[in-house]
Context: one part of a larger RNA
Molecule: small-subunit ribosomal RNA, 3' major domain
Organism: uncultured Gammaproteobacteria bacterium
RNA sequence: UGACGGGGGCCCGCACAAGCGGUGGAGCAUGUGGUUUAAUUCGAUGCAACGCGAAGAACCUUACCUACCCUUGACAUUGAAGGAAGCCUGUAGAGAUAUGGGCGUGCCCGCGAGGGAACCUUCGAACAGGUGCUGCAUGGCUGUCGUCAGCUCGUGUCGUGAGAUGUUGGGUUAAGUCCCGUAACGAGCGCAACCCUUGCCCUUAGUUGCUAGUCGCGAAAGCGGCGCACUCUAAGGGGACUGCUGGUGAUAAACCGGAGGAAGGUGGGGAUGACGUCAAGUCCUCAUGGCCUUUAUGGGUAGGGCUACACACGUGCUACAAUGGUCGGUACAGAGGGAAGCGAAGUCGCGAGAUGGAGCGAAUCCUUUAAAGCCGGUCGUAGUCCGGAUUGGAGUCUGCAACUCGACUCCAUGAAGUCGGAAUCGCUAGUAAUCGCAGAUCAGCAUGCUGCGGUGAAUACGUUCCCGGGCCUUGUACA
Repeated sequence: UGACGGGGGCCCGCACAAGCGGUGGAGCAUGUGGUUUAAUUCGAUGCAACGCGAAGAACCUUACCUACCCUUGACAUUGAAGGAAGCCUGUAGAGAUAUGGGCGUGCCCGCGAGGGAACCUUCGAACAGGUGCUGCAUGGCUGUCGUCAGCUCGUGUCGUGAGAUGUUGGGUUAAGUCCCGUAACGAGCGCAACCCUUGCCCUUAGUUGCUAGUCGCGAAAGCGGCGCACUCUAAGGGGACUGCUGGUGAUAAACCGGAGGAAGGUGGGGAUGACGUCAAGUCCUCAUGGCCUUUAUGGGUAGGGCUACACACGUGCUACAAUGGUCGGUACAGAGGGAAGCGAAGUCGCGAGAUGGAGCGAAUCCUUUAAAGCCGGUCGUAGUCCGGAUUGGAGUCUGCAACUCGACUCCAUGAAGUCGGAAUCGCUAGUAAUCGCAGAUCAGCAUGCUGCGGUGAAUACGUUCCCGGGCCUUGUACA
């Protein structure tokens, strides 16, 4: 100087407390461990691995296994020889591949002979190749403490020196934020602000958006013309700064209250992550040193596997019902996506869907009926008109192909489950809870992920305690 202490002081955080809803019990989905297997490819392992890499394993992917094949190789550069490339087609085979038949001559230079470029085949050697090993050789990228308020430097001063001071102290703040004091005076990286979005207003603009007013048609709903007020869209501005005001305070910084205001003290949300820590993670994104491999640890193909299943754990979905189930009627979003695409009306089917093909590269058309909600009927506390697993049958769609191993529909079946032990998680407001919608990936496949809106709470006395962190101080046989 640090680190540590079941030392002390001050302070903060959904850390506790106060509340609301969960997990842990059930069934299923998904990931992991274990076991099994020819293979169940590999990585990730307290917080910070376990719906993680994977924004989507039937083939492909695919790295794994089995079998059958290739050896200058599927790919790159260079040499030699031959042929244009390419197209059609037979046989064998699971295919890779092997072996035949037919057609065919382009571009540039050149009268021609011939040469050249690209492409294909063969030969030979340099070499290619490796998702093989090492993340404890590395770059890059990332997680984490932590959006915590810290981490440092120059000059000066003090100390023999390691170092200290500044950065400590008194207040204050979300903040090393600011003020005052002060052997320190300044500065840098962080904080804050500048950026995006949302909340109010103005200006400009008015189609595909809007419809107050007016005209026409129509019984009405509505349609068409005028219109750009309003909504909205999207570009530019304004607006919030403790600016004003009362009190407290050291007359300071600031704090408490008030006015005005759409908004008040960082308005809400996002992006933004200091010096560093964990030899943290990644050699399987990529790049790369070294090592290893070279008729194989490389390459091709078919089938299988990654989907196994006495079990254990994590994360979720659906429930156990009446604030509900079911039937009928009826209302209101936002944000997205669309051309090998979204696909309307109409018709058929109980339905998944089929047919159909209008319109739309989209403020125009489609996706698109949002659902919870509201109104009425029924069920009457029961393993039920709750719950939907499982199983049998029949189908639809995608796709060469749904057996291993897809999603969905209909009929039948109707399991566990009556609110969950010890323990444990999330959340402070348009939040929790609850309800649906969209997108990426994607032929098909979503209870996951990322977004979007609808309805919309309870509670916070407080900081004694648990956990994590910041500053000062103290002890130490630790470094």